A computed fold for a 489-nucleotide part of an RNA from a Verrucomicrobiota bacterium, annotated as small-subunit ribosomal RNA, 3' major domain.
Context: one part of a larger RNA
RNA sequence: UGACGGGGGCCUGCACAAGCGGUGGAGUAUGUGGCUCAAUUCGAUGCAACGCGAAGAACCUUACCUGGCCUUGACAUGCAGGUGGUAGGAACUCGAAAGGGUGACGACCAUCGAAAGAAGGAGCCUGCACAGGUGCUGCAUGGCUGUCGUCAGCUCGUGUCGUGAGAUGUUGGGUUAAGUCCCGCAACGAGCGCAACCCCCGUGUCCUGUUGCGAUCUAGGCAUAAAUGCCUAGAGCACUCUGGACAGACUGCCUCGCUUAAACGAGGAGGAAGGUGGGGAUGACGUCAAGUCAGUAUGGCCCGUACGGCCAGGGCUGCACACGUACUACAAUGCCCGGCACAAUGGGAAGCAAGACCGUCAGGUGGAGCAAAUCCCCAAAAGCGGGCCCAGUUCAGAUUGUCGUCUGCAACUCGACGACAUGAAGCCGGAAUCGCUAGUAAUGGCGCAUCAGCUACGGCGCCGUGAAUACGUUCCCAGGCCUUGUACA
Repeated sequence: UGACGGGGGCCUGCACAAGCGGUGGAGUAUGUGGCUCAAUUCGAUGCAACGCGAAGAACCUUACCUGGCCUUGACAUGCAGGUGGUAGGAACUCGAAAGGGUGACGACCAUCGAAAGAAGGAGCCUGCACAGGUGCUGCAUGGCUGUCGUCAGCUCGUGUCGUGAGAUGUUGGGUUAAGUCCCGCAACGAGCGCAACCCCCGUGUCCUGUUGCGAUCUAGGCAUAAAUGCCUAGAGCACUCUGGACAGACUGCCUCGCUUAAACGAGGAGGAAGGUGGGGAUGACGUCAAGUCAGUAUGGCCCGUACGGCCAGGGCUGCACACGUACUACAAUGCCCGGCACAAUGGGAAGCAAGACCGUCAGGUGGAGCAAAUCCCCAAAAGCGGGCCCAGUUCAGAUUGUCGUCUGCAACUCGACGACAUGAAGCCGGAAUCGCUAGUAAUGGCGCAUCAGCUACGGCGCCGUGAAUACGUUCCCAGGCCUUGUACA
């Protein structure tokens, strides 16, 4: 100087407390351990591995296993030699394919030459250098990432103090979300961080006017006794909206408090918004020899008739068991049936597909429209009416049987979905443990990426409905500053 302490002081955080909802019990999905296996490819392992790499394992993927095959090789560059019936190749044949064999026919570029032909290139063959390796080492590395932590810290120059390591500054008094700011001070300044500058949302003004809008006006049609309502078209750009420019918030104004001062704190006015308005992006010096040689790159080592390459089939989906993360439930604030509303983000051409028809349904037929503010995908919970009457039930839906639909060469291992039948466990979960402070939790649906299809209940987004609670900081956990002890570095 650090680190540590079941030392002290101050402070912060969904850390506790106060609340709401879960996990731990059940069934299933998914990942992992273990076991098994010819193989169940590899990696990730406290927080910070375990719905993680994987934003798509039937074949492919695929790295694993078994079997069949190839050997300058599936791919790159160079050298040497050979090659016109050459390169290519219909067809035939062995074969599961890959691969092997036979083979009708049969070229291209370009120089010389009248032609025959000669020499050359491409291609092919042979040979040699080499290719290739998801083989090892993340403890040889680059790059990228996680984590402490969006915590408020980490340092430097000059000066001063100290023999020196070093200290000071950065400590102190206040204050803040903040090493934020103010005051003081042997320090004075500065850098990386904080904040701001960036993006989205919230208010207004102006511009914009099609594919958007529909107040007012006009025309036509339908309904009506009329008032009027609905539909279509045209004026129109008022409004909503689209997407651009600007304004707006700064403790600027007022009152009070703090030591009288400053920073600041509390309240108020005005305002769409008030004290960082809400959210995002942004991650200091460093820590963990943290993670990744399997994303790519890369040193070294190793294989090189195999640890390389191709193919078929299997495996990654195995199942006495254990754990993590989720979904669905155990019901009446519920379930079932009928009828009826209201979104946003997005996606669409080998695509999205209206209306119509067929089918109980998954879906099929057909195809208007749309490269899309134009057309399509397109809501559910809620609200209204009816039924159920507390039961293993009109709860729950696992499992199994049969018949189907769709994608795809192909659904046996091993796809999703539908119909009928079946109708398991489960009556709110021990010890323990997790998330969340507001448009949040909880709850309802929708979209997208990957993708032929899909094991998505995952991930990333979007909108609808929409709470409760925080006295407080004694305690648990993590962190920051000061101080103290130490036989630790």

It matches the Rfam family "Bacterial small subunit ribosomal RNA". Gene Ontology terms of the family: ribosome and structural constituent of ribosome. The prediction has a mean pLDDT of 82. The RNAcentral record of the full RNA draws on ENA. NCBI's taxonomy places the organism under Bacteria, Pseudomonadati, Verrucomicrobiota.